[in-house]
RNA sequence: UUUUUCAAAUUAGAACAGGCGGUUCCAUGCAGAUGGGAUGCGGCUGGGCCCCGAAGGGCAGCGGGUAUUCACAGUAUCCCGUGGGACUGAU
Numbered sequence: 001u002u003u004u005u006c007a008a009a010u011u012a013g014a015a016c017a018g019g020c021g022g023u024u025c026c027a028u029g030c031a032g033a034u035g036g037g038a039u040g041c042g043g044c045u046g047g048g049c050c051c052c053g054a055a056g057g058g059c060a061g062c063g064g065g066u067a068u069u070c071a072c073a074g075u076a077u078c079c080c081g082u083g084g085g086a087c088u089g090a091u
Stems, first nucleotide, its partner, number of pairs: 009091005016085001018045003021041001022039007048059004061082005066076003
C1' cells in the first nucleotide's frame, strides 16, 4: 500500500420469515360488514433499543382517534393499538 475477515455506528435494499392489504372459498347477516380457511399477488412494511435474576415493564418510531382549524396541513395534549427474527450492499 492492497486484499480479506471480525466488531461497532450510520444508511440503503429485498424475490427470506412475519405483519397489513388484495384475491378467493365457507359461515352469519336485509345490507354495511364480521369471523375462519386458502392464496405470493409483490401494493405497503420488513424494525433502533433500554431496565430486570426471572416474571414483567419502559423509550424512540409507526397507525388511528381527540383538541385546535371554514377546511386541509401543521402543532399540542390525552387516549387506543403496534413496537419487530434473519439476510445483503455501501460508508
A computed fold for a 91-nucleotide RNA from an uncultured Nitrosomonadales bacterium, annotated as NiCo (Nickel/Cobalt) riboswitch aptamer. It was read from a public genome assembly, where an Rfam model found it. Its Rfam family is "NiCo (Nickel/Cobalt) riboswitch aptamer". Gene Ontology terms of the family: metal ion homeostasis and cobalt ion binding. The family is grouped with related families in Rfam's "NiCo_riboswitches". Model confidence (mean pLDDT): 76 of 100.